Context: one part of a larger RNA
Molecule: small-subunit ribosomal RNA, 3' major domain
Organism: Capsicum annuum
RNA sequence: UGAUGGGGGCCCGCACAAGUAGUGGAGCAUGUGGCUUAAUUUGAUGCAAAGAGAAGAACCUUACCAGGGCUUGACAUGCCGUGAAUCCUCUUGAAAGAGAGAGGUGCCUUCAGGAACACGGACACAGGUGGUGUAUGGCUAUCGCCAGCUCAUGCCGUAACGUAUUGGGUUAAAACCCACAAUAAGAGAAACCCUCGUGUUUAGUUGCCAUCGUUGAGUUUGGAACUCUGAACGGACUGUCGGUGAUAAGCCGGAGAAAGGUGAGGAUGACGUCAAGUCAUCAUGGCCCAUAUGCCCUGGGCGACACACAUGCUACAAUAGUCGGGACCAAGGGUUGCGAUCCCACGAGGGUGAGCUAACCCCAAAAACCCAUCUUCAGUUCAUAUUGCAGGCUGCAACUCGCCUGCAUGAAGCCAAAAUUGCUAGUAAUCGCCGGUCAGCCAUAUGGCGGUGAAUUUGUUACCGGGCCUUGUACA
Numbered sequence: 001u002g003a004u005g006g007g008g009g010c011c012c013g014c015a016c017a018a019g020u021a022g023u024g025g026a027g028c029a030u031g032u033g034g035c036u037u038a039a040u041u042u043g044a045u046g047c048a049a050a051g052a053g054a055a056g057a058a059c060c061u062u063a064c065c066a067g068g069g070c071u072u073g074a075c076a077u078g079c080c081g082u083g084a085a086u087c088c089u090c091u092u093g094a095a096a097g098a099g100a101g102a103g104g105u106g107c108c109u110u111c112a113g114g115a116a117c118a119c120g121g122a123c124a125c126a127g128g129u130g131g132u133g134u135a136u137g138g139c140u141a142u143c144g145c146c147a148g149c150u151c152a153u154g155c156c157g158u159a160a161c162g163u164a165u166u167g168g169g170u171u172a173a174a175a176c177c178c179a180c181a182a183u184a185a186g187a188g189a190a191a192c193c194c195u196c197g198u199g200u201u202u203a204g205u206u207g208c209c210a211u212c213g214u215u216g217a218g219u220u221u222g223g224a225a226c227u228c229u230g231a232a233c234g235g236a237c238u239g240u241c242g243g244u245g246a247u248a249a250g251c252c253g254g255a256g257a258a259a260g261g262u263g264a265g266g267a268u269g270a271c272g273u274c275a276a277g278u279c280a281u282c283a284u285g286g287c288c289c290a291u292a293u294g295c296c297c298u299g300g301g302c303g304a305c306a307c308a309c310a311u312g313c314u315a316c317a318a319u320a321g322u323c324g325g326g327a328c329c330a331a332g333g334g335u336u337g338c339g340a341u342c343c344c345a346c347g348a349g350g351g352u353g354a355g356c357u358a359a360c361c362c363c364a365a366a367a368a369c370c371c372a373u374c375u376u377c378a379g380u381u382c383a384u385a386u387u388g389c390a391g392g393c394u395g396c397a398a399c400u401c402g403c404c405u406g407c408a409u410g411a412a413g414c415c416a417a418a419a420u421u422g423c424u425a426g427u428a429a430u431c432g433c434c435g436g437u438c439a440g441c442c443a444u445a446u447g448g449c450g451g452u453g454a455a456u457u458u459g460u461u462a463c464c465g466g467g468c469c470u471u472g473u474a475c476a
Stems, first nucleotide, its partner, number of pairs: 001476002003473003007470007015460002019423005026314008034305001042053001064300007073125001077124002079121005088101005107114002127289002130287001132285001136283002138278003143272001149186002152183002154163002166179004193266004198234007208223003237260001240254005303442001320375002324371003332363003337356002342351003382413001387408007429452007
């Protein structure tokens, strides 16, 4: 100087407390361990692995296994030879591939040839999701959006070093004020950036308003006020008043204001820690394979199942369920696409195919909610798992192993022990909608969008994590 203490002091955080909704019990979905297997590819393992890599495993993906094949190779550069390439037909085969046949040429040209492409040959080489994340780059998690980290000069000390960075107040903050052998500075904090909330100006089509007209959609004519959509500015700064404080920084209360003390949210993550994670995104050193650890194909596996764990979904009902009617969002996506209307089907869906490259048309029905009806406390008109039958869709192909529909079936489950998690406001809870990936989908996931909309915070003794000062130490 650090590290550390079941030492001390001060302070903070959904850390506790106060509340609220859960998890842990049930069924199912997904992931992981284990067991099994020819293979169940692989990495990730306290917080910081486990609905995570994977924004989507029937084939492909795919890295694994079995079998059938190839060996200059699926891909790249260089050399030689043949032929333009492409295309068509047949045999064999599970396919990959192997064998055979027919026809037939283009472009540039100095007529030698060349470019591109295919096939054959020899060799340099290709190739490797093989190993090492403890050889590495890059990227990322974490402490932590915590307030810490460091340097120049000066001063002190023999020196390591110290001081500044400590003390008093104050802050979300090493943010600020005052004091002080310190005075300045850097990146971090703050600010700058984006979205939302308010206004002004500007611009009005496909949007808005009025009119004509209509069952309705559309269409016509006019307007630029309003809504809205873009763009550019304004606006919030403790500015103002009172109190308090040290005549400071600030804190408390009020006024005005769309917004008040960081307005809300996001992006942004210091020096470093963990030999943290990743050689399977990518890149890369050393090593290893080279008729195989490379490459192609068919089929299987990644989907197995006594069990254990993690994350979720749905429930156990009357603040509810069934049936009928009625109303109100936002944000997205669409041409190999979204697909209206009409007809058929109980339905999934099928036929037709208007409009739309979209503020125009479509997906599209919002659902909780409101009104009315039945059920009356039961394993039930709760709950839906499982199973049987019959169908639809996508796709070469739904057996292993897809989703959806109809009929039948109707398990467990009556609010959950020890323990444990999230959340402080348009938040929790609850309700639906959309997107990406995607032929289809195992999505109950994930990323967004809005609708309805709470309770509680007395406080910091103790638990967890962190910061500063100080102190003990046989530790470095």